[in-house]
Context: one part of a larger RNA
Formats: sequence, C1' cells, structure tokens
RNA sequence: GCCAGGGAGUUUACGUGCGUGGCGAGUUGGCUAAGUGGAUCAUCCAUGUAACCAUAGAGAAAUCGAAUCCUCCGCAGCUUCGGCGAGGGAGGUGGGUCUGAAAGGGCCCAAGUCACACAUGUAAAACCUGAAACCGGACGAUCUAUGCCUGACCAAGGUGAAGCGCAUGGAAACGUGCGUGGAAGCCCUAAAGGGUUCUGACGUGCAAUUCGUUCCGAUGAGUUGGGUAUAGGGACAAAAGAUCAAUCUAGUCCGGAGAUUGCUGGUUCUCUCUGAAGCUGCUCUGAGGCAGGCCCUGGGCGAGGUAGAGGUGGUGUUGUAGAGCACUAAUUGGCUUGGUAAGGACCGGAAACGGUUCGCCGGCUUCUUAAACUCCGAAUAUGCCACCGCCGCAGACCCCGGGAGACGGUUUGGCACGCGCAAGGCGUGUCGGCGAGAGGGGAACAACCCUAACUGAGGUUAAGGUCCCAAAGUAACGACUAAGUGUUAAAACGAAAGCUGUUAUAUUUCAAAGACAAUUAAAAGGUAAGCUUAGAAGCAGCUAUCCUUAAAAGAAAGCGUAAUAGCUCAUUAAUCGAGAAGUAUAGCGCUGAAAAUGGACGGGGCUCAAGUCGUUCACCGAUACCUCGGGGAACACUCGGUAGAGAGUGUUAUUCGGUAAGAGAGCGUCCGGUUCGGGUAGAAGCUUGUUCGUGAGAACUAGUGGACCGUUCCGGAGUGCAGAUCCUGGU
Repeated sequence: GCCAGGGAGUUUACGUGCGUGGCGAGUUGGCUAAGUGGAUCAUCCAUGUAACCAUAGAGAAAUCGAAUCCUCCGCAGCUUCGGCGAGGGAGGUGGGUCUGAAAGGGCCCAAGUCACACAUGUAAAACCUGAAACCGGACGAUCUAUGCCUGACCAAGGUGAAGCGCAUGGAAACGUGCGUGGAAGCCCUAAAGGGUUCUGACGUGCAAUUCGUUCCGAUGAGUUGGGUAUAGGGACAAAAGAUCAAUCUAGUCCGGAGAUUGCUGGUUCUCUCUGAAGCUGCUCUGAGGCAGGCCCUGGGCGAGGUAGAGGUGGUGUUGUAGAGCACUAAUUGGCUUGGUAAGGACCGGAAACGGUUCGCCGGCUUCUUAAACUCCGAAUAUGCCACCGCCGCAGACCCCGGGAGACGGUUUGGCACGCGCAAGGCGUGUCGGCGAGAGGGGAACAACCCUAACUGAGGUUAAGGUCCCAAAGUAACGACUAAGUGUUAAAACGAAAGCUGUUAUAUUUCAAAGACAAUUAAAAGGUAAGCUUAGAAGCAGCUAUCCUUAAAAGAAAGCGUAAUAGCUCAUUAAUCGAGAAGUAUAGCGCUGAAAAUGGACGGGGCUCAAGUCGUUCACCGAUACCUCGGGGAACACUCGGUAGAGAGUGUUAUUCGGUAAGAGAGCGUCCGGUUCGGGUAGAAGCUUGUUCGUGAGAACUAGUGGACCGUUCCGGAGUGCAGAUCCUGGU
C1' cells in the first nucleotide's frame, strides 16, 4: 500500500421556534411531580392538584386596579352586482395605573397549556483524534556523580634528593671528591585506566558509540571489587546545565484527566429546489469572535415596486480633465526719472554728503510652471420629478419569526488612479470573470475570446478555422514580400538610428536649340597676385580675390613637391542619341540582433504561398440556437377528502451549472410491536447472469450452501466510511 472488522453532532436539564395531537378561561384554563395502591410486574392501570404556566396591569414600594365603543378602508368570501365584509388596517373616543399642582407623558386594556417529533441556544468531556505543560502520591544511586567503611592492583628500565660512610682541605663554621642510599603529583614503557588524530573503517553497523591506527597515562588529586550514604525544585557536581538506570534547563510510574488548545487533520447513503461571502463597525483585536450587510426557509399583508453601472426629458449639485495666471508659491529676458538710514565696491570730498555701478525690494512688459494655486471650466457622476421600459396576484414592495455560512480572496480582462526606472511589483475604485462555471477556441494554459451544461435524437451557427497530422477551399479576383521575412488576436510580436533592397503616389529641375553617363580634346595669359618666409610658384599661413584672350578655364576643389614640376576637378567643345537628376510621403523588406546539451511557426512543411494587404462566395465548427420524444420543479384545473397528504390533465408566459450553506423527498442496516407469508420438494450467506428504478437500491434465474428468513404499517437507534502519518488483525 491493499483487504476485513472497528471508527466521529450523542445524552440530560432548562430556554426559543415550528409542526402534530389532547383539553381550553360562566359551571376554578392546562398539567401533574414525588409518593401510594393494583397488575399479566423496569413499560401498564388507578390515585395524588403540592408546585408550575396562563387567566391584569401599573408602581421602587405602600397601594390601587381596566372585562370599551365609534367612524372609515378593505383581502378571502358572499351578493339582488348597488354593496356587505370574518380575520386585517387606519383614525378617534374611553378605561387601569405611575408621575405631576395642572397640562402632558410612560406602560397596559382576554388564549392558553400539556405531551411528542424536528431545528437551534446555554451548561455540562458535548462531533472525533492530537500537545508541550501544571499539580499530587509513590518508585529509583545494580548506570552514573560525590563521600564514607573494608579489601585488591600497578612487568622491566632510567634519573639519582635528603641522610650516612670513607678520603681530603680548614683554627673553626663548613667545603670538596668518591661511595652508600633510594626521594619524586620525576623520566621511558607493558598490564590496568583513558579516548587525542585520521574529522580512517562502519554508518538498515559486530555495536542505539563499535573496529583499526595514532595518542594520553601508568606511585598517584592513581585504578578497582564488595558494602554503605545523599532523591526530584531535590541530590551530586575540580562547573559541562554535566550526571541521577539508552530518559534531565527539573527522573520515572500511577493519578487529577476525556487538562486545555482561537491551531493541524478527519467527519460514513441518494435524489430534488434555492444558493452566498471574503465587505462595514467594535474587539489586548487583526489564524479568533460579536453585530450589520450578503444566502436559505416559514408565516402575515394584499398592489404596487424601480433593485440590477435601465433609457429619454426637465430641474438642481460639483470643481476633476482641460485651460489660465486674477490670488498663493515658483520662474526667463528687458525697461524703469520708484525705494535702498540699518547691502557691497568704486570716484569726488577735510567731513557731512553727493555721484556711478552691482545686488535687493517694488512698478511695467515678456518666457515658463503647480496634488496640497484658481479669474474659468467640460464630459462623466449624482439628488428630485415625469414618461417609457422592466418586475409583480404563479404574491412583488413591506412586516414578523427560524437556520446558516462567511468576515485570508484573486484577476495576464476593460475603464479611472496613487507609489515605483521597472516587475508574474505594491496600494485603491468600478464593471466583468474565476472563486462556486462544465462545453468550443487560444498547441498545452483558474481569471483572454465564444457560450451558461435536466435527459435522448436530428439540424443550424458562434468564437475560431478549411495543404497533411486534423472536420472543412491546395477556393476566386487584385496587389506586395525574396528576408523562410512570415506562417502569433492579446497575454507570451526587440528599440533608437540607418539602407542607391524593392513597390506606389505626389512634386521640382534639365533635355532633339541634344540632357545624364561615357569617349576624344581644351582647362590659357598678366602672374611665381601681394604679404610672410630659408623657400611659399593656385594648393603652410595672412590679406585681397581683379583684368585679358576666349567655346571655356577658380589669383583655384583634391592629390603631389624641400620649393618647382606632375596628375585630376570645376568650366567648355566635339562624338553619341533619349530620357536624366533630385525632393517628399507611404507599403513590404534589410542592418542594428550576443547565452550557455541539439531545437522549435504546435509539428510536417510552405515562396504568382499553405506569408502579408484588399475584395468575394462556399464549407467545417459547441452541452449555444431550432425541431421532436421523455423527466423534474412551480402554478392552474378536475377527482378525492373534515383538512392535509394523494391521483390525473394542462401550461399564455416560465424554470432545472453550482462550493460554503439552508429547505424538501426518499433508499438501506440492526432491534421491538403489528399484519400477511416463505423454508430440508432447500432459509440466510456467497458466486454468476437478467430485468426494473433519475438514484440510494430492488426483484428474479442458475450454482454453492445446509437452517432459518422475509412482507405491510408503526416505533426505537451504538444506523451507512476511502481517507484522520486513524485503531486491531491479515497479506
């Protein structure tokens, strides 16, 4: 993992609501509890009226204390079609009591109660499983820490303290030498003890700490046997929070105990109807809760309602976009015959002071700005009214109850914004989507495009497509592209800057009085212009840039020389003979263009396309739309009936996606009562098959099996498993 069995909203008390049933306020409304008696003995029958709720309220209390009516509207219903009108509603009058001097004001002026079923609240273990912890009482020092008592153990070798002896020196104290001696938390190294390094081996091990090597240490603060002492907020500790039986920043076992947990996980049959929220306020509150809003459901009322970014018109509101500079705050240049005593510099002057200029503050004019500027000012948006539209007797709007869930949202969508260089970024509003939405398309792809899935069949379309993979055009007409550009609706297509690539349009200039290109020839003289300079001759630099001859030729546009020289160009002629040169705009294309395994238009492949642009007609394509058959819901009618349930028929118009959640109707299991049955001529169970039901499921056939089992109606539950690292067993 799989299989089998087990496995989670229960019970009691007291409230609340709804339903069913009994009785029901004049004759004392409803109901018993414990107890007692009886019986066919946990159930049933009788008794028991104490208590409780209701029947009257008001008031803190003393205390006092209502048993009403009138008018109008009006649903159902009835109707002589005029209307009446149970319940219901509005208004008024009256009454009880409290307060008050009064006026006035507050509360009140007749349906309940008992039992049962269901839902829900509170208290209890309270749907189930799960802490780390806290407290109490016991048990532990055979491990280990330390102390005490009593024993045991430490090969061999080295060094050689004190003391002593002999010798010798000395007056002596004492010294020196040689021996002897055998001290030491001395040295080396076994046993014993330890556990440093390889961060070796091993790492489902030999082993819940071992193996190898190396190392420490080995007469001491040594090692060790046995006995004994210290106990859990305590011990012991040469101190590491170490150790106290593989357990320690508070041991173990049992108990309080099903501790508590706003946290994680799980929570078991079917079908039908409806169907959310991730927002607002408060919260030692933001992983929770309470209230409102949003969902479901029951009842009441009885005709309007205006929600869903509804539409049009009327009448109001506004200060955004834009615009502007009239205010506030910035800001460019100029003008100024304004000010400058508490700004600078300079000039004149003995000084006072005067003058000039710069700066500053003003004035005029001019350039440019603003979320926290406005002399202005839209579109939108929005209040109210009217009309239209839409919804509504299949019951809206409104009113009163019961049950929730949810209170972490998200968005690559559209629109409007803030922050940010930007982001699959952060923060908002609004509409749509996903959430809770399947189907078709987008290669794949919650949120993009099309479109809302009761069921069966047939047809037609949407988005998107039609060469093959792969349903449908190798369709038609006209262009463009040569880059495999492209074959991408978007998300998820790379820019600035360039191109004598090509196409189209417009326009300018030149051209048979010969353009443009090419070829041939000329391109001269004054002059080497003047200056400068070693030189400067068209061509280092500065100034000037004239004249002549001419068809034309610059005091020279480029190369060149030390300077000359030399070669071109501008300019001109001849030959030739038809277009040439530019500018602007637009289409497609090209360069710009670099990432890590070989690689992606989905792929194959595609070039007068199967690419791009324009036009046209076909076809394919969904659970959409249409048609037919069937089913459910809702409602209407008929039958039935005290009523409800139920059965049948119909539908002008409707309806049937769905998470959390609510409501309704059912299936099955076990047990009890009841009715009717089956079974050795074969029960249950098991294994096949067939049929029926929307489904949970049911019936039957055959085999196996060998003794019990089912149906009707009612009642009661330890009542349904795939999950919980679920429990037990098997495999």
Model confidence (mean pLDDT): 81 of 100. The part of an RNA shown here (large-subunit ribosomal RNA, domain II) has 731 nucleotides and comes from a Promethearchaeota archaeon. Rfam family: Archaeal large subunit ribosomal RNA. NCBI's taxonomy places the organism under Archaea, Promethearchaeati, Promethearchaeota.